[in-house]
Molecule: TPP riboswitch aptamer (THI element)
């Protein structure tokens, strides 16, 4: 600018990765980078909270296959494929749209 992809409360579901330098016996701590909606904070740690954000059955959020294959890239991310497989968390309001009764007017 353009678009309408529904809008909003309220519950709830989910992930937090990759490279790199430095410590460190290790778990892992701290400092630059990338990509992403999101890579946060608190507490001594397990791990819990709390915050952002996505996503909630018209459900590819997110998990499981999967340390999967193919392309790319420093790596992850991404695009293809697996595959509309197998799991995934749903109530209530608005608005809009179709029917359908009643009146009323032509």
């Nucleotide at each position: 600018u353009c678009c309408u992809a529904u809008c909003c409360g309220u519950u709830g579901g989910g992930g937090u990765g990759c490279c790199u330098c430095g410590g460190g016996c290790a778990a892992c701590c701290g400092g630059g980078g990338c990509u992403g909606a999101g890579a946060g904070g608190u507490c001594c740690g397990c791990g819990a909270c709390c915050a952002a954000c996505c996503c909630a059955u018209c459900g590819a959020a997110c998990c499981u296959g999967a340390u999967c294959c193919g392309g790319u890239c420093a790596g992850c991310a991404c695009c293809g494929g697996c595959g509309g497989a197998g799991g995934g968390a749903a109530c209530g309001g608005a608005a809009c749209g179709c029917g359908c009764g009643c009146a009323c007017c032509g």